[in-house]
RNA sequence: GCCGAGAAAGGCAAACCCGAUGUGAGUCGGGGGCGCAAAGUCAUGGGUCUUCGCCGCUUUCUUCGCUGAACCGCAUCGAGGCAAGCACCUAGAUCGCCAGACUGCCGGAA
Numbered sequence: 001g002c003c004g005a006g007a008a009a010g011g012c013a014a015a016c017c018c019g020a021u022g023u024g025a026g027u028c029g030g031g032g033g034c035g036c037a038a039a040g041u042c043a044u045g046g047g048u049c050u051u052c053g054c055c056g057c058u059u060u061c062u063u064c065g066c067u068g069a070a071c072c073g074c075a076u077c078g079a080g081g082c083a084a085g086c087a088c089c090u091a092g093a094u095c096g097c098c099a100g101a102c103u104g105c106c107g108g109a110a
Stems, first nucleotide, its partner, number of pairs: 002108003011036002016031006034096001040102003044099003047094004053088001056086004061081005067075002
C1' cells in the first nucleotide's frame, strides 16, 4: 500500500420505549438491537427534511361585483380574503443518503 473470514480482542447502535431539550427537522442521556470494517471525525458539494419571510404561479373554500331581460339558484368574467402545494429566500437538521477530506483497531495475503 491492497483486501475483509464462518477468526480473535474489542467497538458503534436502527426501529421502538422512558426522561430532558428545541417552534420544528432533530439532538442528548438510559433501555433496546436492525444493522455497520470506518455506523470514527468534519455540513465542503449534492440529496432529503425543518423553519422565518415573501411575493410569483397553481388549486380548494369563501365574499363582493359584472353579464346571462327580473328574483332564487347556477354559470362566465373581474376583484378581495383564508388555507394548501410549488418556486424563491432566511436560519437550521441529517455524515446510519451519496460524494469528498482527515484519522484509526484487529487480521489475511503479498
Model confidence (mean pLDDT): 80 of 100. Predicted 3D model of a 110-nucleotide RNA (c-di-GMP-I-GGC riboswitch aptamer) from a Thermoanaerobaculia bacterium.